[in-house]
Context: one part of a larger RNA
Order: sequence, then structure tokens, then C1' cells
RNA sequence: CUAAGCUUAAGGAACUCGGCAAAACAGCGUCCGUAACUUCGGGAUAAGGACCGCCUUCAUUUAUUUGAAGGCCGCAGCGAAAGAUACCCUGCAACUGUUUAUCAAAAACAUAGGUCUCUGCUAACACGCAAGUGGAUGUAUAGGGGCUGACCCCUGCCCAGUGCCAGAAGGUUAAGAGGAUUGGUUAACGCUGAGAAUCGAAGCCCUGGUGAACGGCGGCCGUAACUAUAACGGUCCUAAGGUAGCGAAAUUCCUUGUCGGGUAAGUUCCGACCCGCACGAAUGGGGUAAUGAUGGGGUAACUGUCUCAAGCUUAGACUCG
Repeated sequence: CUAAGCUUAAGGAACUCGGCAAAACAGCGUCCGUAACUUCGGGAUAAGGACCGCCUUCAUUUAUUUGAAGGCCGCAGCGAAAGAUACCCUGCAACUGUUUAUCAAAAACAUAGGUCUCUGCUAACACGCAAGUGGAUGUAUAGGGGCUGACCCCUGCCCAGUGCCAGAAGGUUAAGAGGAUUGGUUAACGCUGAGAAUCGAAGCCCUGGUGAACGGCGGCCGUAACUAUAACGGUCCUAAGGUAGCGAAAUUCCUUGUCGGGUAAGUUCCGACCCGCACGAAUGGGGUAAUGAUGGGGUAACUGUCUCAAGCUUAGACUCG
């Protein structure tokens, strides 16, 4: 020096991206006590506090059970081992669950619930060349597919484009039907070609519908008796111009925005504001108790993380072989 382990004055996170690591807390014990919030179940062992061995007496008990008083011993009475650190604010996901076997366990996937759509049974759909099989020994309270994702409050406007559904008048239109006209050949009958008009399906054009279908949801100028701002007006464009709610956000470039809080000091954090570069309503919007080896911030306790390093143990390293 490397690996594993032990101890440490004073301080106690000053370390560091970050308390990473370590230390600390410590009995699913008995008694007391227990907040916000809440879906009234929880939260909760919340938090926090006291006690704990043995002997004697008294009271009590089914019980050497419990209580009171007094006493005894040890370094130590939950006498060994095992056996929670706790709290506060906040993001995300409701939850238990699942996942990158071998760098990712998560906010990703799933989920119950919601909704749209297809399917009338020889079902739709899937596998197979087929026979056939699954679906299902099921039958629309069933089955398949898409999206969303408990619960609560809600889910706005646009059908112009694309898709899907419905419609059938017209236009277009293949094979086919049709056969005016016409070529070759023949003495002729014929044989063999080309072929106009017209008829002719789905589809497309067309007419409507449809957004929890794919998706989309403006610009400029002016205006109020300080200033500023603009409820208001004008104008252009559009299928329609973003409603509720939320908002410097897992989204904010400018940006460490501004204000407030916490700190002696805070690019993080919490609460507001709204000028949303570039939130926004089942590609769901906003809340939300509980849950989480989840992300961010803070507090107490605790410590060799550090100020700042020291000593010790074991195995290597080193020497001989």
C1' cells in the first nucleotide's frame, strides 16, 4: 500500500452530486399516550413516556395472577442470541403484482374500473395448403380488438383533410354481352380477322353522419380623465380558433423570472404570481386517503463522511525457501 475488521480526544455532515458508507434507534413485551388528513377501513407499533431481576409481608387471583409497601445482589435484571431510526413538505404511479436471466425494478408494463368498436353462432377473430382446431362443450350480463387506467369532480369547440359507417340518383369503369362497319381468302357456300353505338359490378367521384376515430384548436391595429392595462371596437384568415382546470411544471428557452418561507448564507425545495419559447381535458384534465428497496427538499438522533488523522487485528504485499 491492498482486502476484511476493531477503537478514537474536541467538533458533529463542516464530507459529498447526494449522509454514499458507517454509526445510531432497538423486545410485534406490559402500561400510559397518540396529530394532520381520511375513501371512516385507516393513518398507528404514529409520535412520545414509564416499567422490567430476585426475596419478604399484606391484599388479590383459577394461576409464583395482579397490585402496594419494604428489602437484596451484580459491571450489567428485555442479564445470551434474535429482534424498527423517527418525523415534516412535495413530484409520480391509486393499490398487491410484473420487467431489461448477465450494468436500468422505475414515473415503464399489468391491474380492477371507464369507454369505443366488431361479433346472432358453421360468430367475430386466430392457426392451418387442406381436413380440421382454438374461440367454447361458451352464446351479446358472452367473446375478439383499440384506447384509457382505483376513487372523487369533470371530459369544451372543430367533420375542411384522412379514416370508418350509411346512401343510392347521376358520372367514371373491367371481363363479358352486343354487333353497325370492315379486312384476308373462295367460283360459291363458307372459313378466318379487326371492330363503332349500346348494356355492363365493386371501387372511386358524389350525398350525408361520425372525435373516449387519426387529428386540429389564429394574426394585426386601436381604445378608459396620471401612468399602465384593455372589459370594448375594427380588420384579415380559418373546419374551428384552447372552454373548465392547472401552470417557471418530470413541460419555462430567456431563467438563479418576481415575491414570500425556510438558512448566517439556498441555481435545489415549499407557497404564490402568470409574460404557458412550447399545459390542457380517456395520446385524458384537476384533486386524492392508503401504498412505494420510487424522485426532490428539510428536521431530530447518530456517527472517522469530514476538520485530520492515529493506533490495533487478520490475509496479502516484503525476505528466505
Molecule: large-subunit ribosomal RNA, domain IV
Organism: Candidatus Altimarinota bacterium